[in-house]
């Protein structure tokens, strides 16, 4: 220095839920709050999942339901970048 990730070090993050704000919505923000995480730090490139104001179509017409298009999700998962320690 790489891959791997035992043991301790210095830490860090932050599910669920509640309160406030925000968005049509999935959901995001902040505060409290810990389920848990060796990348649960960054990224929306591939792929899973969700959301539907919006557009085709489907109807007598509304409902609904396909699709496209847009969005969300990083703590789904894969890929890129980047980080602390310090054995085997």
């Nucleotide at each position: 220095a790489g891959c791997a990730g035992a043991a301790a070090u210095a830490g860090c993050c932050a599910a669920a839920c509640c309160u406030g704000c925000u968005g049509u919505g999935a959901g995001g923000c902040a505060g409290g709050g810990a389920c848990g995480g060796a990348a649960a730090g960054c990224c929306a490139c591939g792929g899973g999942u969700c959301u539907u104001g919006c557009a085709u179509c489907u109807u007598u017409u509304c409902c609904u339901g396909c699709u496209g298009a847009a969005g969300a999700u990083a703590g789904c998962c894969g890929a890129g970048c980047u980080g602390c320690c310090a054995a085997a």
A computed fold for an 88-nucleotide RNA from an uncultured Phycisphaerae bacterium, annotated as c-di-GMP-I riboswitch aptamer. The sequence was found by an Rfam model in a public genome assembly. Rfam family: c-di-GMP-I riboswitch aptamer. Rfam describes the family as follows. GEMM was predicted in a large-scale screen for bacterial structured RNA regulatory elements.